Context: one part of a larger RNA
RNA sequence: CUGGGCGUAAAGGGUGCGUAGGCGGUCGGGUAAGUCUGAUGUGAAAUCUCCGAGCCCAACUCGGAAACUGCAUCGGAUACUAUCCGGCUCGAGGGUUGGAGGGGGGACUGGAAUUCUCGGUGUAGCAGUGAAAUGCGUAGAUAUCGAGAGGAACACCAGUGGCGAAGGCGAGUCCCUGGACAACUCCUGACGCUGAGGCACGAAAGCUAGGGGAGCAAACAGGAUUAGAUACCCUGGUAGUCCUAGCCGUAAACGGUGCGCAUUUGCUGUGAGAGGAAUCGACCCCUUUCGUGGCGAAGCUAACGCGUUAAAUGCGCCGCCUGGGAAGUACGGUCGCAAGAUUAAAACUC
Numbered sequence: 001c002u003g004g005g006c007g008u009a010a011a012g013g014g015u016g017c018g019u020a021g022g023c024g025g026u027c028g029g030g031u032a033a034g035u036c037u038g039a040u041g042u043g044a045a046a047u048c049u050c051c052g053a054g055c056c057c058a059a060c061u062c063g064g065a066a067a068c069u070g071c072a073u074c075g076g077a078u079a080c081u082a083u084c085c086g087g088c089u090c091g092a093g094g095g096u097u098g099g100a101g102g103g104g105g106g107a108c109u110g111g112a113a114u115u116c117u118c119g120g121u122g123u124a125g126c127a128g129u130g131a132a133a134u135g136c137g138u139a140g141a142u143a144u145c146g147a148g149a150g151g152a153a154c155a156c157c158a159g160u161g162g163c164g165a166a167g168g169c170g171a172g173u174c175c176c177u178g179g180a181c182a183a184c185u186c187c188u189g190a191c192g193c194u195g196a197g198g199c200a201c202g203a204a205a206g207c208u209a210g211g212g213g214a215g216c217a218a219a220c221a222g223g224a225u226u227a228g229a230u231a232c233c234c235u236g237g238u239a240g241u242c243c244u245a246g247c248c249g250u251a252a253a254c255g256g257u258g259c260g261c262a263u264u265u266g267c268u269g270u271g272a273g274a275g276g277a278a279u280c281g282a283c284c285c286c287u288u289u290c291g292u293g294g295c296g297a298a299g300c301u302a303a304c305g306c307g308u309u310a311a312a313u314g315c316g317c318c319g320c321c322u323g324g325g326a327a328g329u330a331c332g333g334u335c336g337c338a339a340g341a342u343u344a345a346a347a348c349u350c
Base pairs, nucleotide, nucleotide: 003322004321005320006319007304008303012318014201015200016199017198021194022193023192025088026087027086028085029084030083031082033081034080035077036076037075038074039073040072041071042070049065050064051063052062053061054060091191092188093187094186095184096183097182098181103177104176105175106174107173108172109171110154115149116148117147118146119145120144121143125136126135162169163168206247207246208245209244210243211242215241216240220236221235222234223233258317259316260315261314262313263312266295267294268293269292270291271290272289273288274287275286276285299306300305323350324349325348332343333342334341335340
């Protein structure tokens, strides 16, 4: 190298786009590189294998055959692969029409609630807990009415419902913009799949600069609890949480399940379309496509379970695993302002 694997035992890259590479629909023709086949040359001897012979036998030695699985040249075959040429339309893409959606970005607007400020009414408590205390309040709190300020988040609708590659996305209106889906089957004519490197995106926390700061709240302070209480509970409270610009690049980034294509009994719910039947019309009903759930045939699985959204049956390509600890650590490299990230061992030990 070959092997077996990756939902839960070790193992799917956080996600996409895409370079090289690998792989690639259908028909006809050319070439004959791979492939198959014949011949010739070569593949030293010894060794190995077989047959025979010589030392009493054997080891050993000698003779013959076979073998040397290879390479080169020439001739032939053309199914498959390759390559060149010419077609095709089912893959892929485009077009027209149409509806669905918290997909993304920007601007503007709205109401409820919390907090604060001002004013009115009003008086002794409020708040908090298992119980308390710290705290707030006669300088008038809590409660209640009115006015105002400001920030953040958008109750109900709301749904194993929708959209997005993932992270993720939820008040309303407008503007800009991406994708998916259905019907028609009009156009191109294999333009495809995957994807080492690479590039882009990437929750929260964290970092830099400038804003903002209502509520919440690491750190911190106080009060309790306790043997102690650097906690759980309570009263406060700063970074932060928010915005703009730029870093960071990690998560139980999870369906713990890479992407694509094809094939393989079903039942049932739900979202978005199209067609049909029926109807005044809508719903219901039937068929079909795409999505999203539940249960289950065959099959698979160590079991649990999976089961047309496969963990079934196959093919293509990528990533990854190879006993536990040391260790996702050290050293070195790369990246980063830093925090650190990434790549990634060994001694030793069981």
Source information:
Predicted 3D model of a 350-nucleotide part of an RNA (small-subunit ribosomal RNA, central domain) from an uncultured bacterium. Model confidence (mean pLDDT): 90 of 100. The RNAcentral record of the full RNA draws on Greengenes. Its Rfam family is "Bacterial small subunit ribosomal RNA".